A computed fold for a 269-nucleotide RNA, annotated as Bacterial large signal recognition particle RNA. The sequence was found by an Rfam model in a public genome assembly.
Order: sequence, then C1' cells, then structure tokens
RNA sequence: GUGGGCUAUGCCGGCGCGCUAGCCCUGCGCUGUAACCGCAAACGGGCUAUACGGCGGGGCGAAAGAAGGCUGAGGGUGUUAUGCGCGCUCUCAUCUUGAGGGUUUUGAAGUGUAGAAGCACUGUCCUGAUUGGUUUUGCUUCUUGGGAAAGGGUCAGGUCCGGGAGGAAGCAGCCAUAACCUUGAAGCAAGGCGCUUUCAGGGUCGCAGUGUGGAGCUUCAACCCUUAUAAGUUGGGAGCGUAGCGGCAUUCGAAGCCUUCACGCCCAC
Repeated sequence: GUGGGCUAUGCCGGCGCGCUAGCCCUGCGCUGUAACCGCAAACGGGCUAUACGGCGGGGCGAAAGAAGGCUGAGGGUGUUAUGCGCGCUCUCAUCUUGAGGGUUUUGAAGUGUAGAAGCACUGUCCUGAUUGGUUUUGCUUCUUGGGAAAGGGUCAGGUCCGGGAGGAAGCAGCCAUAACCUUGAAGCAAGGCGCUUUCAGGGUCGCAGUGUGGAGCUUCAACCCUUAUAAGUUGGGAGCGUAGCGGCAUUCGAAGCCUUCACGCCCAC
C1' cells in the first nucleotide's frame, strides 16, 4: 500500500427565527442528502455551562472528522420618511349628488261666484270655581222577607197539689218578636268621573261655524336667481405620521470550492 474481518466514548444532517433564566426537542422557514424507523411532548418533553435532546429499535463503520480562506441561500438587529408605498389633516382645481329661500314664467293636477285669499268673532284646547247627572262607600228613617236549643205568649198529652171543685209548674207543637241577615225607596255626608251648565283667566299652528270681503288659492315638476354650504369622485400641492417593499450599516449563517492537519484493532498478501 491492497484485500478481508471487527468494533467505539464514532456516524445516521446543518443553520436562522420563535419559545426559554439559559441549552436541546416538538413549531415556522432556509439549505442539503449517503444522512433510517417507532413512541411522547405548548396548561409541553429532556436538561443545567460536561446543558447541542429523551425512551426503544435498526443500520453504517475507520468512513467520518478538525482548522483556515473565498463565495454565499436565508434570517435577526439598527438606521433611512431627500426612493416607492400606505394612513390622517389642510389647501387648490374638477365633477356628481343633496338642503333652504325667492321671483316672474311655463306645464300638470285639484279647488273656488253653490263665494278664493285676507280680516273679525265664537267654538274646538288648558287652568280654576260652580250647576246638575252618574257611580262608590258610610250613616239615618221607612219598607220586604227570614230569624229562638236557651227569652216571651199559649201550652194537647203527661206530671204535681187537692176529698172534690179547682189550682201550679211546664215538654213537644203553634204564635208574635229581639239581636242579626236581607229587598227596595228617600234623605244627608265624603270621594271618583273619556258626562254636563255657567262664569273667570289663558291659549289660538290647524280645523269648524258665523259675519265681512269679492277672485283667486293649494300641491307637484321644469327653467332662472340666490343663500350658507354638506357628503363624495378624480387630479395637483403642502404638512404630520407609518418601517410594508427598497437602500445603507452590522450580525448569525446552511451549502459549495480551495489549502493544511488527523485517520483504531486483528488476519492475509
């Protein structure tokens, strides 16, 4: 040096972010592949600077590996608002829609000499007082009916007294009634009211009635004028804010290329 065999304190991925006091794993992303399988794991699983996963299985096997340089996917942090974007405010212009008022005109509909607008009075409305009505409650009087086991009257029978005539108490029954209950009427008092009379005060947009008046009145639409403007569209400008993209700085860094170092034991040639 070649071939074969064996095996470990070896290998069967790495990195960024997130999580965490911190390390690893489950999560997300990038990269890469020769780089395996199963189980549990965010109210988490295993650990403590020897932290670069745990438990179980399988495979490879001195292949790996270590250091440095260049390139470098991707991520983190900071900065930049004189790059782009986004948000808010103001302003200018533009257009659209909307609100109020007015005049004459035009049109439509309705109404008006069976009397329009306007004006006056009254009513409708509110408050207070008052008249009556009605209703509820209470009291008084009269009235209808009922109403006693125990009270009153009358008391058959029976009981008692008496020689007798006669007398006494008295159950049931019957009768009249008390308290009380009840029917209706009248009167008085108090309270209530989708009622009402009269008076006073207030109010009076609208509506109704009466009188006066004597030809317009009401609504809608269009055009025009005017008033303060409101909301929104588009474009320009200014200000304020914002780190989404981009730029800059810094940092971590998979992977690729180059250089150097290291590379166990046994057998055979």

It matches the Rfam family "Bacterial large signal recognition particle RNA". Rfam classes the family as a non-coding RNA gene.